This is a predicted structure of a 352-nucleotide part of an RNA (small-subunit ribosomal RNA, central domain) from Herpochondria borealis. The RNAcentral record of the full RNA draws on SILVA. The source organism's lineage runs through Eukaryota, Rhodophyta, Florideophyceae, Ceramiales and Herpochondria. The prediction has a mean pLDDT of 82.
Context: one part of a larger RNA
RNA sequence: CUGGGUAUAAAGCGUAUUUUGACGGUUUUGGUAGUUUUUAAUGAAAUCUUAAAGCUUAACUGUAAAAGUAUUAAAAAAAACUAUUAACUAUGAGUUUAAAAGAAAAAAGUUGUAUGUUUUAUGUAAAGGUAAAAUUUAUAAAUAUAAAAAAGACAUUCUUAGGGUGAAAACUACUUUUUAUUUUAAAACUGACGUUUAUGUACAAAAGCAUGGGUAUCAAACAGGAUUAGAUACCCUGGUAGUCCAUGCUGUGACCGAUGAGUGUAAAAAGUGGAAUUUUUAAGUAAAUUUUAUUUUUAAGCAAAUGCGUUAAACACUCCACCUGGGGACUACGAUCGCAAGAUUAAAACUC
Numbered sequence: 001c002u003g004g005g006u007a008u009a010a011a012g013c014g015u016a017u018u019u020u021g022a023c024g025g026u027u028u029u030g031g032u033a034g035u036u037u038u039u040a041a042u043g044a045a046a047u048c049u050u051a052a053a054g055c056u057u058a059a060c061u062g063u064a065a066a067a068g069u070a071u072u073a074a075a076a077a078a079a080a081c082u083a084u085u086a087a088c089u090a091u092g093a094g095u096u097u098a099a100a101a102g103a104a105a106a107a108a109g110u111u112g113u114a115u116g117u118u119u120u121a122u123g124u125a126a127a128g129g130u131a132a133a134a135u136u137u138a139u140a141a142a143u144a145u146a147a148a149a150a151a152g153a154c155a156u157u158c159u160u161a162g163g164g165u166g167a168a169a170a171c172u173a174c175u176u177u178u179u180a181u182u183u184u185a186a187a188a189c190u191g192a193c194g195u196u197u198a199u200g201u202a203c204a205a206a207a208g209c210a211u212g213g214g215u216a217u218c219a220a221a222c223a224g225g226a227u228u229a230g231a232u233a234c235c236c237u238g239g240u241a242g243u244c245c246a247u248g249c250u251g252u253g254a255c256c257g258a259u260g261a262g263u264g265u266a267a268a269a270a271g272u273g274g275a276a277u278u279u280u281u282a283a284g285u286a287a288a289u290u291u292u293a294u295u296u297u298u299a300a301g302c303a304a305a306u307g308c309g310u311u312a313a314a315c316a317c318u319c320c321a322c323c324u325g326g327g328g329a330c331u332a333c334g335a336u337c338g339c340a341a342g343a344u345u346a347a348a349a350c351u352c
Stems, first nucleotide, its partner, number of pairs: 003324004007306002012320001014203004021196003025088003033082002035078005040072003049065003053061002092193001093190003096186006104179007111155002117149006126137002164171002208249006218242001222238004260319006267298013301308002325352003334345004
């Protein structure tokens, strides 16, 4: 390499989009290309296989035959498949029209309680904190109670659900505007326009970086108090970056369903969200059927087992990515990217 694999043993890129490539619905033309069959020629010798011969036998040597992936500006046919020609639409994909759904996204505005701070009033000696304490705050009047002000963050509580939306990351106060998606019905239109995708492009939690704002809370670092043999920790009192906003960068994650995307096949049960049809009801009231999404329990089958099981880890097909003993090593060197931090790609010696 092949073979065999990728939920948990090594292995599915974080997600989408797309070029090239690979694969691709139904009917049909022709026999030009691929393809298939037959014939002919070529396919050196040695080697390999078979037969029998020669050296005592074997190895070995010489002789004969067979075999020989394959090739051809050769000749003749075949028409299933691919390509090609011309069409098709109950169906794959898409468009249009009419409805429905939702924490999908962006921008602007509004609201609410709480927290800390400040001011005023009442009021007086403690408050706070812990297993217990102390650092700390307080007669310059704290804590507490009441009223008011400005500020920043949050959307906690109820609704709330194993519920919904989104490609993933992620998304929950309210209003408006803009943008996108999905589902259903009708069957009008296009007529295979599809699937997947190396390279590329876009998006991508948190932390971090740059510039400028903002800074209530919480809180790396840091300081102090405890604990302890020690305590660079756990606990306590403080507290700066950061946490928030705008514009750029970074491009990582147990980015997990540890399960790539798409298509088809096929046995049941119990829910939930959306939609349609029929019947029913005072009423989206109730029931049945169908469909789509989602959750749970099982048959067959699969699996080393755990378990998976129409949302497969079943049975099949198409395309991409990845794996090949442990350590060395998510490393070194080099290259590319980055302001930096670092990221991506990625060995070997040696060792068991």